[in-house]
Molecule: RNase P RNA; transfer RNA
Organism: Polyangiales bacterium
RNA sequence: AGAGUAAUUCGGGAGGCCGCCGGCGGCGUUUGUCGCGGGAGGAAAGUCCGAGCACCAAAGGGCAGGGUGCCAGGUAACGCCUGGUGGGGGUGACCCCGAGGACAGUGCCACAGAAAGGAAACCGCCUGGCUCCGCAUUUGCGGCGCUGGGUAAGGCUGAAAGGGUGAGGUAAGAGCUCACCGGGCCUUCGGUAACGAAGGUCGCAAUGCAAACCCCACUCGGUGCAAGAUGAAAUAGGGAAGCGUUUGAGGGCGGCCCGCCCGAUGCUUCCGGGUUGCAUCGCUCAAGGAGCGUGGUGACACGUUCCGUAGAUGAAUGGUCUCCACUGACGUUUGGCGACAGGCGUUAGUACAGAACUCGGCUUAUGAAUGCUCUGGCC
RNA sequence: GGAUCUGUAGCUCAAUCGGCAGAGCACCCGGUUCUUACCCGGGAGGUUGAGGGUUCGAUGCCCUCCGGAUCCACCA
Repeated sequence: AGAGUAAUUCGGGAGGCCGCCGGCGGCGUUUGUCGCGGGAGGAAAGUCCGAGCACCAAAGGGCAGGGUGCCAGGUAACGCCUGGUGGGGGUGACCCCGAGGACAGUGCCACAGAAAGGAAACCGCCUGGCUCCGCAUUUGCGGCGCUGGGUAAGGCUGAAAGGGUGAGGUAAGAGCUCACCGGGCCUUCGGUAACGAAGGUCGCAAUGCAAACCCCACUCGGUGCAAGAUGAAAUAGGGAAGCGUUUGAGGGCGGCCCGCCCGAUGCUUCCGGGUUGCAUCGCUCAAGGAGCGUGGUGACACGUUCCGUAGAUGAAUGGUCUCCACUGACGUUUGGCGACAGGCGUUAGUACAGAACUCGGCUUAUGAAUGCUCUGGCC
Repeated sequence: GGAUCUGUAGCUCAAUCGGCAGAGCACCCGGUUCUUACCCGGGAGGUUGAGGGUUCGAUGCCCUCCGGAUCCACCA
């Protein structure tokens, strides 16, 4: 210098002036005015998960359906995080894994290929029979064709061909036998566990796909602040259709059954009408933040001190000036043979992006700094 | 603010249980005609919104982004 990788931090700083939205206090008390103090983020985003909170009944049972899926821990909870196990990738720093089950069942594997899954004989190899031909002529040897059998070593196809390599064995072959590797099962030891190591034993055919149906284990009631509570205003308190009044419609915001509760000038749908999208609460102190100490490998927990921090709703959080910081360009100057480095001046720029009930995560967008690794060059 | 659905050729839509991405209209070329339209023959046009994963193989399955569309106030 280039390439890569991981974790963390910051998100330009200070001051003046003019505004915008809340809060508190004084004066006036009808509008207002003065003073003090506060005012976006690490992602406020996507709305992908998990909760709080609210209503539906204190949300009950079953089916269906959804979600998760190595082990242990953390947490209010999670599909998140931490540590480990096994597997995979990288020269390395380091990274990735939706990682239960394919002897419960069903299904799929196009094309190619003989055969695609309790298999199969296309070529090949070995061997028997028949016919014919050649040599020899005593049985025989060789070959063409037809046909019966053995064989999974070798060839061809494919993403995948029924453990792999080597030796023995055989008519030719084959875990048929043996050695090593791989695999299943058992025992012992280590570990909380996933799992690992050692020994023994079994010649060990029966693939892959479950982000195909499915099985197993665990788990999930629904809707979302437009939840919901109180108040105000206004009218044509209207019309039509359907269902129903104890043999119970309908509602309890996803489907079915049971059960429970409510339930009668009632309920549902459509047409029409009104409010002018109203006010207050919910609403911001919250599983809150920062520092220090202790325990833990760590996520995190406990203790203590301090701070307490935006609540708008046609939706505030902005604009401008000066100085400083960083980066780029241009000009000038100093050092140097040069590449280049430093000073000064002018000018431009300083990412992604804007709360809407609130938190914990994930993902995505994005500027800069730092640690570590590899490669190349120079001293 | 919240919830749901969707994306295939220029447009409108297909593609069965994952197995060669197609049809109609439009477009281009040639023929027919005096010329145009109709008609006949031929042709081109696709990162299946983007990226990644599972699989031998993805338009269809899974994940993350991007774009588009729809619904939701209160009273009686």